[in-house]
RNA sequence: CGCUCAUCCCGAGGGGCACCAGGGAUACGGCCCGAUGACGCCCCGGCAACCAGCACGCACGUGCCAGGUGCCACUUCCGUCCCGCGCCGACGCCCGGCGUGGGGAAGAUGAGGA
Numbered sequence: 001c002g003c004u005c006a007u008c009c010c011g012a013g014g015g016g017c018a019c020c021a022g023g024g025a026u027a028c029g030g031c032c033c034g035a036u037g038a039c040g041c042c043c044c045g046g047c048a049a050c051c052a053g054c055a056c057g058c059a060c061g062u063g064c065c066a067g068g069u070g071c072c073a074c075u076u077c078c079g080u081c082c083c084g085c086g087c088c089g090a091c092g093c094c095c096g097g098c099g100u101g102g103g104g105a106a107g108a109u110g111a112g113g114a
Base pairs, nucleotide, nucleotide: 001113003112004111005110006109007108008107013044014043015042016041017040022033023032024031027080028079029078030077045072046071047070050068051067053064054063055062056061076106081103082102083101084100085099086098087097088096089095
C1' cells in the first nucleotide's frame, strides 16, 4: 500500500508514572470500562505459537524450543450490508420487530509481495 494468504467465540495480570480524561479502530445505535484513575507509557510476570531454529531423511504433517513478532476487559464487545430459519404483529404475501445460523465489508495480527 484499494496487493496475496492464514488466523481472529481458546488462552494470559501485578506494580509504577502523569496539572492522563475520556476509552473500547472509524460513523451511528446499543452495551460496557473510567478520578476506587480507565486509555496511554514503563517495569516485571504471563499466554499463544505466525515466522525463524531443531528433530522425525526431503515435501506434507507432527513434535520440541521460545530467538523475531503478537497478545493478556467484554467474540474483532455487539449490531449496521447480503442470504436462510424461527417467533410475534389474528391467517397467507408484503412489510416491520425480536431472536438465531451462515456469508460479506471494515479492522487487527502474522507471513509474504510490490

A computed fold for a 114-nucleotide RNA from a Frankiales bacterium, annotated as SAM riboswitch aptamer (S box leader). Taxonomically the source falls in Frankiales (Bacteria, Bacillati, Actinomycetota, Actinomycetes). It matches the Rfam family "SAM riboswitch aptamer (S box leader)". Rfam links the family to the GO term regulation of gene expression. From the family's description: The SAM riboswitch is found upstream of a number of genes which code for proteins involved in methionine or cysteine biosynthesis in Gram-positive bacteria. The sequence is in RNAcentral, with records from Rfam.